This is a predicted structure of a 97-nucleotide RNA (SAM riboswitch aptamer (S box leader)) from a mouse gut metagenome.
Its mean pLDDT, the model's own confidence on a scale to 100, is 78.
It matches the Rfam family "SAM riboswitch aptamer (S box leader)". Rfam's curators write: The SAM riboswitch is found upstream of a number of genes which code for proteins involved in methionine or cysteine biosynthesis in Gram-positive bacteria.
RNA sequence: UUAUCAAGAGUGGACGAGAGAAUCGGCUUUAUGACUCCACAGCAACCUAAGUAUGUUAGGUGCUAAUACCGACAAAGCAAAACGCUUUGAAUGAUGA
Numbered sequence: 001u002u003a004u005c006a007a008g009a010g011u012g013g014a015c016g017a018g019a020g021a022a023u024c025g026g027c028u029u030u031a032u033g034a035c036u037c038c039a040c041a042g043c044a045a046c047c048u049a050a051g052u053a054u055g056u057u058a059g060g061u062g063c064u065a066a067u068a069c070c071g072a073c074a075a076a077g078c079a080a081a082a083c084g085c086u087u088u089g090a091a092u093g094a095u096g097a
Base pairs, nucleotide, nucleotide: 001097002096003095004094005093010040011039012038013037014036018029019028020027023072024071025070026069041064042063043062045061046060047059048058049057050056068092073089074088075087076086077085078084
C1' cells in the first nucleotide's frame, strides 16, 4: 500500500488472577482455573506447489467464547422534551499478501 474481518474450529499439561487491543461507557467471561505458555488436535481466511475442476491434498502464515462482544466520530432516515433507534461510511485494530 492493498484484500478481508455476521462463516468455521478444543482437549490435556504448567502457571495462578484477571481477561475480552488502547481510553470511556455497557455487557460478558474467569478459582468448575480464565489470560499466557507448551503438546496434540481441529478450522480453512490469504499465499505457494501439485492435481483437476471450482474445490481436493501438502506446506507457510493465521485462527479455534460472544459480529473486531457492543457503542463512541460523520451522513441519511425515524423519533423528538430528552435519552435514543436503523442503515451506510469513517477512524482505530487484527490477519494475510